Predicted 3D model of a 503-nucleotide part of an RNA (small-subunit ribosomal RNA, 5' domain) from a metagenome.

Context: one part of a larger RNA
RNA sequence: GGACGAACGCUGGCGGCGUGCUUAACACAUGCAAGUCGAACGGUGACCCAUCUUCGGAUGGUGAUCAGUGGCGAACGGGUGAGUAACACGUGGGCAACCUGCCCCUAGCUCCGGGAUAACCCCUCGAAAGAGGAGCUGAUACCGGAUAUCACCUCCCCUGGCAUCAGGGGUGGUUGAAAGUUUUUCGGCUAGGGAUGGGCCCGCGGCCUAUCAGCUUGUUGGUGGGGUAAUGGCCUACCAAGGCGACGACGGGUAGCCGGCCUGAGAGGGCGACCGGCCACACUGGGACUGAGACACGGCCCAGACUCCUACGGGAGGCAGCAGUGGGGAAUAUUGCGCAAUGGGCGAAAGCCUGACGCAGCAACGCCGCGUGAGGGAUGACGGCCUUCGGGUUGUAAACCUCUUUCAGCAGGGACGAAGCGAAAGUGACUGUACCUGCAGAAGAAGCGCCGGCUAACUACGUGCCAGCAGCCGCGGUAAUACGUAGGGCGCAAGCGUUGUCC
Numbered sequence: 001g002g003a004c005g006a007a008c009g010c011u012g013g014c015g016g017c018g019u020g021c022u023u024a025a026c027a028c029a030u031g032c033a034a035g036u037c038g039a040a041c042g043g044u045g046a047c048c049c050a051u052c053u054u055c056g057g058a059u060g061g062u063g064a065u066c067a068g069u070g071g072c073g074a075a076c077g078g079g080u081g082a083g084u085a086a087c088a089c090g091u092g093g094g095c096a097a098c099c100u101g102c103c104c105c106u107a108g109c110u111c112c113g114g115g116a117u118a119a120c121c122c123c124u125c126g127a128a129a130g131a132g133g134a135g136c137u138g139a140u141a142c143c144g145g146a147u148a149u150c151a152c153c154u155c156c157c158c159u160g161g162c163a164u165c166a167g168g169g170g171u172g173g174u175u176g177a178a179a180g181u182u183u184u185u186c187g188g189c190u191a192g193g194g195a196u197g198g199g200c201c202c203g204c205g206g207c208c209u210a211u212c213a214g215c216u217u218g219u220u221g222g223u224g225g226g227g228u229a230a231u232g233g234c235c236u237a238c239c240a241a242g243g244c245g246a247c248g249a250c251g252g253g254u255a256g257c258c259g260g261c262c263u264g265a266g267a268g269g270g271c272g273a274c275c276g277g278c279c280a281c282a283c284u285g286g287g288a289c290u291g292a293g294a295c296a297c298g299g300c301c302c303a304g305a306c307u308c309c310u311a312c313g314g315g316a317g318g319c320a321g322c323a324g325u326g327g328g329g330a331a332u333a334u335u336g337c338g339c340a341a342u343g344g345g346c347g348a349a350a351g352c353c354u355g356a357c358g359c360a361g362c363a364a365c366g367c368c369g370c371g372u373g374a375g376g377g378a379u380g381a382c383g384g385c386c387u388u389c390g391g392g393u394u395g396u397a398a399a400c401c402u403c404u405u406u407c408a409g410c411a412g413g414g415a416c417g418a419a420g421c422g423a424a425a426g427u428g429a430c431u432g433u434a435c436c437u438g439c440a441g442a443a444g445a446a447g448c449g450c451c452g453g454c455u456a457a458c459u460a461c462g463u464g465c466c467a468g469c470a471g472c473c474g475c476g477g478u479a480a481u482a483c484g485u486a487g488g489g490c491g492c493a494a495g496c497g498u499u500g501u502c503c
Stems, first nucleotide, its partner, number of pairs: 001503004006499005013370006019363002021328001026326003030323003035072003040069002043066001048061005079281003089205007098198002103194008111145004120135001122133004150176001151174003155170006180186001207253003214244003219241008256278004260271004283304005306317004334360001336359003342356001343354004373403004383394004407444001409439005417430001420427002447492005452473003458487005468475002
């Protein structure tokens, strides 16, 4: 000098764009953050319409709503950085050792049956959370059978490769499919391919410490078996005795990694906040279930700590989602508006949900831009300060004259973002915002640090090694340009200084 997610002191007019718990991965009141589908299904059945009516209502249609069965989603999106020195990450490869819901393409199929169960009704237990029993019922829920390219096994043939092998054809055997609604549409099943997303393996690369020198028994390898989508000591039984290490094993400390960011001429050094990619975690530890996908933040089970409810028998909970509270701290915001846009889930669609997101609020926290007026104006006013008492300086500064009106203020007008959706009417949170026009009046808008040298800027008074200053050198003990105040000056400016950290 530059930089910062900064803080502190003094000061503070406006706008745009960003950024905002770095500390306690401390504990959390309250609200919201994941639902949706009636074009899968049986019920419930408001309003409305039609018919009948003994005026009580009944029947039929439409069908809002509600919970349930079922489907898809809930594994995305959002948060955090605790753990992790590791194939976690980056980069380059491999899988002849793998999976992939929804989506796209191709081919074929979608046949015949069956029994249940929630909801509902009845009963019982319980303070509650909830639980149990009897009866009825539907399905794109569940089950049986048929058929089938395929899968597995036996045998035969062909082609290819990279060793285990891969691909294709044929014979025989075994097992395994489907779902309806129907006007179309939308679906369902099987097989092959694609796309997307993932899984596994390997080479290389990136911290400190030797005041850590030896480490290791599933350890290293093999065989058989198990397990997985899949290779593998991943697991198991047996066998062998190996494997790693000064090219730093093992141990200890620290740490999420990267694209990048800061600095620097570069080499390098430091950092990993915001944005993007990957990983890990979700009160702490462990476990599996469901599923195409989880060992699952707002799912389940167990244990633990903590908090809450209780009728003492028993139950409920997990903000490192968005706001917000307490606490910690030098320190970090609103319990806001909207789904209008973008994106996501469900749905044929309308649409519903969406604290993702879009916006608004707070904060000079940062960057950038603008303003606080412009031109003229000397008898160089008054006042202040200094003075050698002549004057000098503040200083064209003010007054005064002539103008201008950005920003803020007031008034009128007033968007883009809307592509879309909808039969049409219509549909914007931001927002009466941006922007445009008009009005008034210089009117409402300057501070902070410094002035001994480094380093740009000097005098007076006060003080008298006191009070104090200070980044280093050093100032202060009676004329202090170094302390305090004033005048003046220098520097930056809605900021200026100080502190901290990095280069």
Source information:
The full RNA is in RNAcentral, with records from SILVA.